This is a predicted structure of a 74-nucleotide RNA (transfer RNA) from Nitrosotalea sp. The same sequence occurs in records of 10 taxa. The prediction has a mean pLDDT of 81. Its Rfam family is "tRNA". Gene Ontology term of the family: triplet codon-amino acid adaptor activity. RNAcentral holds the sequence, with entries from ENA, MGnify and Rfam.

RNA sequence: GCGGUUGUAGUAUAGCUUGGUUAUUAUGCGGGAUUGCCAAUUCUGCGACCCGGGUCCAAAUCCCGGCAACCGCA
Repeated sequence: GCGGUUGUAGUAUAGCUUGGUUAUUAUGCGGGAUUGCCAAUUCUGCGACCCGGGUCCAAAUCCCGGCAACCGCA
């Protein structure tokens, strides 16, 4: 330099092919219940679409450019 894969809460992850409900689930963190205390259990709250642009009534999803990580080729 060329090609491929990936990028979503603190961590992990679904959703992308087929654009449309408040973006899913687990864990984590805050508060409550339970307990003599802790743990476990249970209720509730918090928190995310890598960056920029485009298309569209509407974009995590489609298109273009960029960045980063990993793999392969040279």